Glycine riboswitch aptamer from Flavisphingopyxis soli, 89 nucleotides, folded computationally.
The sequence was found by an Rfam model in a public genome assembly.
Of the family's consensus pairs, 90% are formed in the model.
NCBI's taxonomy places the organism under Bacteria, Pseudomonadota, Sphingomonadales, Sphingopyxidaceae, Flavisphingopyxis.
Rfam family: Glycine riboswitch aptamer. Its family is annotated with glycine biosynthetic process in the Gene Ontology.
Its mean pLDDT, the model's own confidence on a scale to 100, is 77.
RNA sequence: AUUGGCGGCGCGGGAGAGAGGGCGGCGACGUCCUCACCGAAGGAGCAACCGCCCCGGAAACUCUCAGGUCCCAGGACCGCGUCGCGAUG
Repeated sequence: AUUGGCGGCGCGGGAGAGAGGGCGGCGACGUCCUCACCGAAGGAGCAACCGCCCCGGAAACUCUCAGGUCCCAGGACCGCGUCGCGAUG
């Protein structure tokens, strides 16, 4: 100096499914009970694939433990900016 890799921060975008019933509370609501439902925090499972073997990595698929089911919030992931690491010269 460059940067297609990794991470932090900021901004923008960002789906699904109950304003269910009971109990408590004047009420907003609740770390409570119950039935139904959702997948895109996190977690677990399978393995196409990567990899010479071992080891290892590995989905938006599967499960639904956790989480969630008006709005708000949260939100995988995507884009931009910035900082650091790494890589290359």